Description
The RNA shown here (Bacterial large signal recognition particle RNA) has 268 nucleotides and comes from a Chloroflexota bacterium. The coordinates come from a structure-prediction model, not an experiment, and the mean pLDDT is 78. The gene name in the source record is ffs. Lineage of the source: Bacteria > Bacillati > Chloroflexota. The sequence is in RNAcentral, with records from ENA. Its Rfam family is "Bacterial large signal recognition particle RNA". Rfam classes the family as a non-coding RNA gene.

[in-house]
RNA sequence: UCGUGCUAGGUGGGGAGCUAGCGGUGCCCUGUAACCGGCAAUCCGCUCCAGCCGGGCUGAAUCCCCACCCGAGGCUGGUACGUUAUCUGGCCAGGCCGACGUCACGUGGUGUUGAUGGGCUGGUCCUGCGCGGCAGCGACCUACUGAACCCCGCCAGAUCGGGAACGAAGCAACGGUAAGUGGGGCUCGCUGGGUGCCGCAGGGCAACCGGGCCGGAGCAGGCGAGCGUAGGGUCGCGGAGAGCGGCGAGUCGGAGGUGGGUGCACGA
Repeated sequence: UCGUGCUAGGUGGGGAGCUAGCGGUGCCCUGUAACCGGCAAUCCGCUCCAGCCGGGCUGAAUCCCCACCCGAGGCUGGUACGUUAUCUGGCCAGGCCGACGUCACGUGGUGUUGAUGGGCUGGUCCUGCGCGGCAGCGACCUACUGAACCCCGCCAGAUCGGGAACGAAGCAACGGUAAGUGGGGCUCGCUGGGUGCCGCAGGGCAACCGGGCCGGAGCAGGCGAGCGUAGGGUCGCGGAGAGCGGCGAGUCGGAGGUGGGUGCACGA
């Protein structure tokens, strides 16, 4: 050095968490050519050579052990940083929205078919009167009833006066009438009103509307812009703690790389 057979070892590792601690199941990262069965989260198994039990495979090296480099990823503090939402504060009123006012820059409207303005007149308003209408009442017309007597006419009978002729008062009936009841609405009167596209007179005229007159160029403020006021909403702003990211520090560290280390027996 080679061959055969064995043994130690290996058969994934790491982070956080859990734990007195170690390892595992579960979570995350990494990675593979990286075995099988059983156990386990109010958990399972162990004790510093720190998973246990059983069965396989591999086996002294690419594979086992150690150190270093690099570094996926995790964890813990820090922060004049960014960002996300939350809570809280008040207005420096900075942005936006909204409110109110102002202006007349833009746009739209209106105006020489005549604006603002001036003056005249009328209407809307009030009072009175007239006329009309409506309502009520009355007159009027009409029908009915009709007053025992105290209404009228005529008054049978009866009564009274008279010798008689005759005269007188007069009940009922009859005919009417007053009062009454019902109807009509032609005509008239009186009274009334939340009555009238009505007429006349007077008043009023702040405002609005209509008409014509003078005069000759603006008027008005819808929308937008500008300016102002207030401080309603929201964002910004101040404060607080939190999540995520960035930066920087510490810590652990997979895979990978480099260097080193580790047997036994027999045979050639």